Context: one part of a larger RNA
């Protein structure tokens, strides 16, 4: 000199964009943060209103409504969001390998979707419990569950051939055995089939959505390898599933990953092992560079979710707002037993030098579900607080010498603050008041029209296009116009040298200053005050840290 997620002191007008627990991965009151689908399924209220009857207590029926809230089922909950504890490691970065692998939803291509069955929740009845909750009996459905058939192809076993090969195997082809479906939903129609045959209906046809199986793609992930990036040798030896082999098991998958047996290996001064510290990277800061330091915000990867362990479900977890066990802590209890996990967003206590609102909205972007409308979304978009940072603007402009008054100083003549003020003439940024007032909105849906496709079809419907209507949290905000008025808006540090800037008074080695040198003991440009000056400026200094 530059920089900072800063803090502290004094001061503080406005706006834009950013940014804000670096400490206790300490403990948490309260609310919200993951649901959705009735176009999968069965059942199905009440409040309220109306009507009839009534012994005036009430009963029944209709609407509310096939609605609400539950239940079975599907998909999602493994994303998004937080934190940095652990980890010196294939965790990360980079370059590769997988002929050792998986991949729901999505796209594409091929083949299918035939025929049966038994349950169960909800509900009803009964019982236990303080509660959380549980038990028994009975009824019922499905795109829930389970059989049988079919098998282009896929998988396994057996024996052949083609190409490639890391010689393990991979790939392409012809025979035997095993493996699945939702028969579904919604809309439309009568061309075919059936029933009725005037019309219509479905078991028929058709459109869309969903389903099964296989090939390919895309995306995501698992595993393996080379190289790279901390400190300590005042850590020198470490290792028994250890190192390798065979058989077996396990996994989507290679492998001591696990197991039985066999062999005795494996690593290491090119630093093994141990200890300490630490999430890694793109980047960030500094520097001419080399380098050094660092890893907040943003982005990629990893790890964790009260602490430790475990599996279940699932395409995917060993799962932050799932389950089980143990532990610590907190809460409820009828003492028998139960409930909980903010390192999600706010917020509270505590710790600390120190870090914000228990806000608004799903309008936009994105995500989940759904055919869609739509619902959910503390992701996100906004608003609030903090000069915490960067940037921009303002606190007025011109004129004005009797160089006013006043302050300070003086050699008493004067000098200086100083064109500074006043006065006069203007301007109108910001702030105040009034009026107007956005962009961010593209969609979706619906209505009307057109084209193409499916199709028997002027039903219906996919897709595309055109036009109208509809959607804004921020927000009556930004912005624009008008209005009154210089009115509301300057401080902080320094002035001995380094280092820009000097005098007076007070004090008298005292009180004090200080980054270094050093000032102060009676004329202190170095202490304190004043006047003046210098430097920055809504900031200025100090402290801490980095280069």
């Nucleotide at each position: 000199g530059a920089g900072c997620g800063a803090a502290c002191g004094c001061u503080g007008g406005c706006g834009g964009c950013g940014u804000g627990c670096u400490u206790a991965a300490c403990a948490c009151a309260u609310g919200c943060a993951a649901g959705u689908c009735g176009c999968g399924g069965g059942a199905g209220a009440a409040c309220g209103g109306g009507a009839a009857c009534u012994u005036c207590g009430g009963u029944u029926c209709c609407c509310u409504a096939g609605u609400a809230g539950a239940c079975c089922g599907g998909c999602g909950c493994a994303c998004g969001g937080g934190u940095g504890a652990g980890u010196a490691a294939c965790a990360c970065g980079u370059a590769g390998g997988u002929a050792a692998u998986c991949u729901a939803c999505c796209c594409u291509c091929g083949a299918g979707a035939c025929u049966g069955g038994g349950a169960u929740a909800a509900c009803c009845c009964g019982c236990c419990g303080a509660a959380a909750g549980g038990c028994g009996g009975g009824c019922u459905a499905a795109u829930a569950c389970c059989g049988g058939a079919u098998a282009a192809g896929a998988c396994c076993a057996c024996a052949g051939g083609u190409g490639c090969u890391u010689c393990g195997g991979c790939u392409c082809u012809g025979g035997u055995g095993g493996u699945a479906a939702a028969a579904g939903g919604u809309g439309g129609c009568c061309u075919c089939u059936u029933c009725u045959u005037u019309u219509g209906a479905a078991a028929g046809c058709u459109a869309c959505c969903a389903c099964u199986u296989g090939g390919g793609g895309a995306u995501g992930a698992g595993c393996c390898u080379g190289c790279g990036g901390g400190c300590c040798a005042u850590u020198a030896g470490c290792u028994a599933g250890u190192u390798g082999g065979u058989g077996g098991g396990g996994u989507a998958a290679a492998g001591g990953c696990c197991u039985a047996c066999c062999a005795a290996g494996g690593c290491u001064u090119c630093g093994a092992u141990g200890g300490c510290u630490a999430g890694c990277u793109g980047g960030u800061c500094u520097g001419a560079g080399a380098g050094g330091a660092u890893g907040a915000u943003c982005a990629g990867c990893c790890a964790c979710a009260c602490u430790g362990g475990g599996a279940c479900u699932g395409a995917g977890a060993c799962a932050c707002g799932g389950c089980c066990c143990a532990g610590a802590c907190u809460c409820c209890u009828a003492c028998g037993g139960g409930a909980g996990g903010c390192a999600g967003c706010a917020g509270u206590g505590g710790g600390g030098a120190a870090u914000a609102u228990u806000g608004c909205g799903c309008a936009a972007u994105g995500g989940g579900g759904g055919a869609a409308a739509c619902c959910c979304u503390g992701a996100c978009g906004c608003a609030g607080c903090g000069a915490c940072g960067c940037c921009g603007c303002g606190u007025g402009g011109g004129u004005g010498a009797u160089g006013a008054a006043g302050g300070c100083u003086u050699u008493c003549g004067g000098g200086u603050c100083g064109u500074a003020a006043a006065g006069c003439c203007c301007u109108g940024u910001c702030g105040g008041g009034a009026g107007g007032g956005a962009a961010g909105a593209a969609u979706u849906g619906u209505c009307g029209g057109a084209a193409c496709g499916c199709a028997a079809a002027u039903a219906g419907u996919u897709u595309u296009c055109c036009g109208g209507c509809u959607u804004g949290a921020c927000g009556g905000u930004a912005c624009c116009u008008c209005u009154a008025a210089a009115g509301g808006a300057a401080g902080c540090a320094c002035c001995g040298g380094c280092u820009a800037a000097c005098u007076c008074c007070g004090u008298g080695c005292c009180a004090g200053c200080a980054g270094c040198c050093g000032c102060g003991g009676u004329a202190a440009u170095a202490c304190g005050g004043a006047g003046g000056g210098u430097g920055c400026a809504a900031g200025c200094g100090u402290u801490g840290c980095u280069c």